This is a predicted structure of a 74-nucleotide RNA (Fluoride riboswitch aptamer (crcB RNA motif)) from an uncultured Methanosarcinales archaeon. It was read from a public genome assembly, where an Rfam model found it. Of the family's consensus pairs, 100% are formed in the model. The coordinates come from a structure-prediction model, not an experiment, and the mean pLDDT is 76. It matches the Rfam family "Fluoride riboswitch aptamer (crcB RNA motif)". Its family is annotated with positive regulation of gene expression and response to fluoride in the Gene Ontology.
């Protein structure tokens, strides 16, 4: 260069936290150095319109907690 095997962080998934599990992104910059400051990525829902309107959801999935919405009983 190439296999192949062990080991391991952060983040990020359309309205809030926690678990488990899945995907995905990870590279610079300043700084003696930091568990520091910054920029990026990952991510930032749909319809239809053409200029004014519509719709679903606290989940990427499970399982509850919270706070709203809507029916009903006491």
């Nucleotide at each position: 260069u190439g296999u192949a095997u062990u080991u391991u962080a952060g983040g990020c998934g359309a309205u809030g936290g926690g678990g488990u599990c899945c995907g995905c992104c990870u590279g610079g910059g300043c700084g003696a150095g930091a568990u520091g400051c910054u920029c990026a990525a990952a991510c930032u829902g749909c319809c239809a319109a053409u200029g004014a309107g519509g719709c679903u959801g606290a989940u990427g999935a499970c399982c509850a907690c919270u706070a709203c919405c809507a029916a009903g009983a006491a």